[in-house]
RNA sequence: GCUAAAAUAGCUCAACGGUAGAGUGACUGACUCGUAAUUAGUAGAUGCAAGUUCAAUUCUUGUUUUUAGCA
Numbered sequence: 001g002c003u004a005a006a007a008u009a010g011c012u013c014a015a016c017g018g019u020a021g022a023g024u025g026a027c028u029g030a031c032u033c034g035u036a037a038u039u040a041g042u043a044g045a046u047g048c049a050a051g052u053u054c055a056a057u058u059c060u061u062g063u064u065u066u067u068a069g070c071a
Stems, first nucleotide, its partner, number of pairs: 001070007010024004018054001026042005047063005
């Protein structure tokens, strides 16, 4: 330099164009003499910028970062 893939919650990962979820973690309550465990609940996210569409995590384009391959 070329090609391909990935980017979603603090972390690991899902998500037929139609209300963004799970595990784990955080916080609050219950339980306990207390802690842990258990249990009920709360908050928390689509890399960035445009386009298509009634509607975009999803489709298109550009861009940034990371990974792999080729040279």
A computed fold for a 71-nucleotide RNA from Williamsoniiplasma luminosum, annotated as transfer RNA. It matches the Rfam family "tRNA". About the family: Transfer RNA (tRNA) molecules are approximately 80 nucleotides in length. The sequence is in RNAcentral, with records from Rfam. Lineage of the source: Bacteria > Bacillati > Mycoplasmatota > Entomoplasmatales > Williamsoniiplasma.